The prediction has a mean pLDDT of 86. Predicted 3D model of a 350-nucleotide part of an RNA (small-subunit ribosomal RNA, central domain) from an uncultured bacterium. The RNAcentral record of the full RNA draws on ENA.
[in-house]
Context: one part of a larger RNA
C1' cells in the first nucleotide's frame, strides 16, 4: 500500500460558514462519454505454462498450443451512472398564524452585602487559630445608630428546567437583532448532504494602550508549624481580576463518543407545541410533533457499558491512527509585540 480501526487500549480537527471535489429523490424521452457485447487489426521473438520430441538422463535445446487479462478501430444494445430536455412533491426552502427561552449588541435603573469616609453612642478589647502569634485598638478599634462614597457580583425563584453551532449565557426595563419549534399545506421545483484549502467565532491565563480599582488575589513580605517548610494554616498584599479598543488562539475546548439521512421492542419523568373526548374551568385522560433525562430488549462490544438523543443496521462525505521512549522536542516554513502556537522529523535505545 492493502487491510484493520477511531467512548476508555493509538486515533473525532474546539465549533460553524463554505470553495474546488466526492455523493445525490421520483418520471418520460433523446444521445451514447463510462459500461455491455459481436467482429477486425494489434498484443515481436525468446521466457513463463500445458502437450509432445532431441542430446543415455537432467539441465538445456527443438516442436506444437494457450496465455500476453490489455489497446484501437468498427458495428450493435440501452438497463445502471452520466449529459441534454419534460414534468413531480416527498428531500430542501420560501409564505401564513401562533409560540417557549440566562441566544447576541447597546443603553438606563435596582436592591441587599462589602470596604472606606463622616458624625453618635460606647469601653478595652478585637480579630485569627488545631494552639497560636504576626495583625487592628485608650491618637478609642470591634460592636451598634444616622448619612455619604466606590467597585465588583446578581441570594431566593434556580430545576439531570431553558437557550445556544461551539466557547458559552442568570437583577430589572427599554431599543436592535440572530436561530428553534408547532400549526396550515399557500408558492419555488432537487434548489440537497459532505467539505481538502480558505474563513469567521472561539473559556481561563497572557500581552500593548487608556480607563478603572470594593471584595479576592499569582508574585513577595511577616507569623506560624516542621528536622527542614522555598508548602499547606494565618496577617498583608503588587500584577490581575472589571471597562473600552487591539492582539494571542489554547484547554480533561469531554459526550474523551465528525456531519447528514433511513431503518429497528418498550417502560417511566421533564421542558415546548398541536389536536381530541370531558369538564363551569382547572386537574386529570387519550394522541401527536421537537427537545432534554433515566430504565431497559434485539444487536453491538475484549469488558465496562451502549441501547430510536446508539457504541445497534445500512448509505454518502471528511478528519484522524499505525509498538513504548527520543518527543509534540530538533531542523525549516508561516503567523504572533511577546509569551509562545501551527505543522512535525531522525539517530539512538527497549
Nucleotide at each position: 500500500c492493502u487491510g484493520g480501526g477511531c467512548g476508555u487500549a493509538a486515533a473525532g480537527c474546539g465549533a460553524g460558514c463554505g470553495u474546488a471535489g466526492g455523493c445525490g429523490g421520483u418520471u418520460a424521452g433523446u444521445c451514447a462519454a463510462g459500461u455491455u457485447g459481436g467482429u477486425g487489426g494489434u498484443g515481436a521473438a525468446a521466457g513463463c505454462c500445458c502437450g509432445g520430441a532431441g542430446c543415455u538422463c537432467a539441465a538445456c535445446u527443438c516442436c506444437g498450443g494457450a496465455a500476453c487479462u490489455g489497446c484501437c478501430a468498427u458495428c450493435a444494445a440501452a438497463a445502471c451512472u452520466g449529459a441534454c430536455u419534460u414534468a413531480c412533491u416527498u428531500g430542501a426552502g420560501a409564505u401564513u398564524g401562533g409560540u417557549a427561552g440566562a441566544g447576541g449588541a447597546a443603553a438606563a435603573u435596582g436592591g441587599a452585602a462589602u470596604u472606606c469616609c463622616u458624625a453618635g453612642u460606647g469601653u478595652a478589647g478585637a480579630g485569627g487559630u488545631g494552639a497560636a502569634a504576626u495583625u487592628c485598638g485608650u491618637a478609642g478599634a470591634u460592636a451598634u445608630u444616622g448619612g455619604g462614597a466606590a467597585g465588583a457580583a446578581c441570594a431566593u425563584c434556580g430545576g439531570u428546567g431553558g437557550c445556544g453551532a461551539a466557547g458559552g449565557c442568570g437583577a430589572u426595563u427599554u431599543u436592535c437583532u440572530g436561530g428553534g419549534c408547532c400549526a396550515u399545506a399557500u408558492c419555488u421545483g432537487a434548489c440537497g448532504c459532505u467539505g481538502a484549502g480558505g474563513u469567521u467565532c472561539g473559556a481561563a491565563a497572557g500581552c500593548c494602550a487608556g480607563g478603572g480599582g470594593a471584595g479576592c488575589g499569582a508574585a513577595a513580605g511577616g507569623g506560624a508549624u516542621u528536622a527542614g517548610a522555598u508548602a499547606c494554616c494565618c496577617c498583608u498584599g503588587u500584577a490581575g481580576u472589571c471597562c473600552u479598543g487591539g492582539c494571542c488562539g489554547u484547554a480533561a475546548a469531554c459526550g474523551a463518543u465528525g456531519a447528514a439521512c433511513a431503518c429497528u421492542a418498550g417502560g417511566u419523568g421533564u421542558c415546548g407545541g398541536g389536536g381530541g373526548a370531558a369538564u363551569c374551568g382547572a386537574c386529570c385522560c387519550c394522541u401527536u410533533c421537537g427537545g432534554u433525562g433515566u430504565c431497559g430488549u434485539a444487536g453491538c462490544u475484549a469488558a465496562c457499558g451502549c441501547g430510536u438523543u446508539a457504541a445497534g443496521u445500512g448509505u454518502u462525505c471528511c478528519g484522524c491512527c499505525u509498538g513504548g521512549g527520543g518527543a509534540g522536542u530538533a531542523c525549516g516554513c508561516a503567523c504572533g509585540c511577546a509569551a509562545g502556537u501551527g505543522u512535525g522529523a531522525a539517530a539512538c535505545u527497549c